Description
This is a predicted structure of a 92-nucleotide RNA (c-di-GMP-I-GGC riboswitch aptamer) from an Armatimonadota bacterium. Rfam family: c-di-GMP-I-GGC riboswitch aptamer. Its family is annotated with cyclic-di-GMP binding in the Gene Ontology.
[in-house]
RNA sequence: GACGAUAAAGGCAAACUUCUCGAAAGGGGAGGACGCAAAGCCAUCGGGACUAACGCUCACUUAGGUGAGAUAAGUCAGCCGGGCUGCCGUUU
Numbered sequence: 001g002a003c004g005a006u007a008a009a010g011g012c013a014a015a016c017u018u019c020u021c022g023a024a025a026g027g028g029g030a031g032g033a034c035g036c037a038a039a040g041c042c043a044u045c046g047g048g049a050c051u052a053a054c055g056c057u058c059a060c061u062u063a064g065g066u067g068a069g070a071u072a073a074g075u076c077a078g079c080c081g082g083g084c085u086g087c088c089g090u091u092u
Stems, first nucleotide, its partner, number of pairs: 001091004011036002016031006034078001040084003045081003048076004056069005
């Protein structure tokens, strides 16, 4: 430098349960393992997905309020590509 085996050392932990933060998506802790060779980090790298309290627009409603839509703003790195960093092993 290249590669990642039905192997080895070590690691992470989906769904689900529970506690907690949040309006929500979702985050964090514990349990738990579907999987993962970067399932380590970056959402201020690009695409994509998701949420959208308050406010806005529209409709309905006697009213309180209800529903729909777009959005500010958020979330996801275990959706894809990209960037940064790195363990072990094999090989050169």
NCBI's taxonomy places the organism under Bacteria, Bacillati, Armatimonadota. The model forms 91% of the base pairs in the Rfam consensus.